A computed fold for a 73-nucleotide RNA from a Candidatus Falkowiibacteriota bacterium, annotated as transfer RNA. It matches the Rfam family "tRNA". The coordinates come from a structure-prediction model, not an experiment, and the mean pLDDT is 82. NCBI's taxonomy places the organism under Bacteria, Bacteria candidate phyla, Candidatus Falkowiibacteriota. The RNAcentral record of the sequence draws on ENA.
Parts: sequence; structure tokens; C1' cells
RNA sequence: GGGCCUAUAGCUCAGUUGGUAGAGCGUUCGCUUCGCAUGCGAGAGGUCGGGAGUUCAACUCUCCCUAGGUCCA
Repeated sequence: GGGCCUAUAGCUCAGUUGGUAGAGCGUUCGCUUCGCAUGCGAGAGGUCGGGAGUUCAACUCUCCCUAGGUCCA
């Protein structure tokens, strides 16, 4: 210098052919207990790495950039 992959909640990750996003763990509250743990129920928490473009509509498609990984030279 070039090719490929990854970036989504505090953490680990899903997200089907484009239709305004979920799970587990964690966290908060409540129930259960003399109390704790376990269990059950409810809630909060995300401008989907940044920018631009296409589209009625983009986590998803195209381009550029940033960070990490990997391969070639």
C1' cells in the first nucleotide's frame, strides 16, 4: 500500500428480501421470606462507530472516514 471481516442497551450478542430495534446477564421497583438467596412480575436504559448519497421509508443498499481483527505484499 491492497483484499476481507467486525462496530447495535452497562456486558455478551441476535436482527429473515429495506417498513422508525430485541434476547440473556446486569440494574431499579414490587411480590414471595423473620432476613438473605432462589423464583415470579413490572420498569428504565440504544440519534444501531461518524459523515454523505439512493429511497416514500435505511441497523440493512452505495461511497468516504475512524477504531479493532485477519490475510497478501